Source information:
A computed fold for a 75-nucleotide RNA, annotated as Fluoride riboswitch aptamer (crcB RNA motif).
[in-house]
RNA sequence: CUCGACAUCGGCGAUGGAUCCCGCCUGGACCUCGGUCCGAACCGCCCCGCCCGGGCUGAUGGUUCCUGACCAUUG
Numbered sequence: 001c002u003c004g005a006c007a008u009c010g011g012c013g014a015u016g017g018a019u020c021c022c023g024c025c026u027g028g029a030c031c032u033c034g035g036u037c038c039g040a041a042c043c044g045c046c047c048c049g050c051c052c053g054g055g056c057u058g059a060u061g062g063u064u065c066c067u068g069a070c071c072a073u074u075g
Stems, first nucleotide, its partner, number of pairs: 010025004016066003020062002027038005044056004
C1' cells in the first nucleotide's frame, strides 16, 4: 500500500468543521412499531447578599489542521 473477513457505530464538554486523545452522561413513559413525551451530561469568568448594573478571556475539554473575523509586517 492492496485485498478479504469479523466486530463496533449514542449524546455532551461558553462562537464553525475535522483527526486523535481526555473527561462526563448514558435513563423513564406511552403508542399507531414508527414515532412521541419527560430526563441526564452541557449552556464562561469577576465585582455586587440577590436582582439590577458594571468589568473581562477564548473559534480547542486538550493537540493539530482548515475556515471565518481582527491587527501588524512583507510581496
It was read from a public genome assembly, where an Rfam model found it. The coordinates come from a structure-prediction model, not an experiment, and the mean pLDDT is 75.